The RNA shown here (SAM riboswitch aptamer (S box leader)) has 92 nucleotides and comes from uncultured Exiguobacterium sp. Its Rfam family is "SAM riboswitch aptamer (S box leader)". Rfam links the family to the GO term regulation of gene expression. Its mean pLDDT, the model's own confidence on a scale to 100, is 81. Lineage of the source: Bacteria > Bacillati > Bacillota > Caryophanales > Exiguobacterium. The sequence is in RNAcentral, with records from MGnify.

[in-house]
RNA sequence: UUUAUCAAGAGAGACUGAGGGACUGGCCCAGUGACGUCUCGGCAGCGGGUAACUUGUGCCAAAUCCAGCGAGCGAUCGGCUCGAAAGAUGAA
Numbered sequence: 001u002u003u004a005u006c007a008a009g010a011g012a013g014a015c016u017g018a019g020g021g022a023c024u025g026g027c028c029c030a031g032u033g034a035c036g037u038c039u040c041g042g043c044a045g046c047g048g049g050u051a052a053c054u055u056g057u058g059c060c061a062a063a064u065c066c067a068g069c070g071a072g073c074g075a076u077c078g079g080c081u082c083g084a085a086a087g088a089u090g091a092a
Stems, first nucleotide, its partner, number of pairs: 001092006011040005019029003023068004041060003045057005064086001069083005
């Protein structure tokens, strides 16, 4: 860069100690210990292995947490739908 998917699913313990949810705004999680690292466990898509199953990678708060740009609908509520962009993951 191309392509597919992204409203389903799946957490305990130890260490550490103040930030985290990509960015911006909102909203949310967090000393009843988040984030991170490790151990064990689990989920499930893609790829490999004929299949059972296993392996590589991924994932285990909230729809990719919601919106951001455009179009349509509705009609003053600030909502609904679709598409794009951006992002994540797999494969090439």